[in-house]
RNA sequence: GGCAUGAUAUUCCAAUGGUUAGAAUACCUGCCCGGAAAGUGGGAUACCUGGGUUCGAGUCCCAGUCAUGCCG
Repeated sequence: GGCAUGAUAUUCCAAUGGUUAGAAUACCUGCCCGGAAAGUGGGAUACCUGGGUUCGAGUCCCAGUCAUGCCG
């Protein structure tokens, strides 16, 4: 330098172009307990950046940035 794949919550992962973007984990909190842990109910937090297509984009297209792999 070329190609491919990927970027979503603290972390790890989902989501067929259409409801308020979901789960596990962590965090905060109620219950439970003599007090913790465990258990259980609840809560806050996210679509890499900029454009385009579309009635509607996390999703499709283009460019950029970063990461991983392969080739040179």
Description: A computed fold for a 72-nucleotide RNA from Ladona fulva, annotated as transfer RNA. Rfam family: tRNA. Gene Ontology term of the family: triplet codon-amino acid adaptor activity.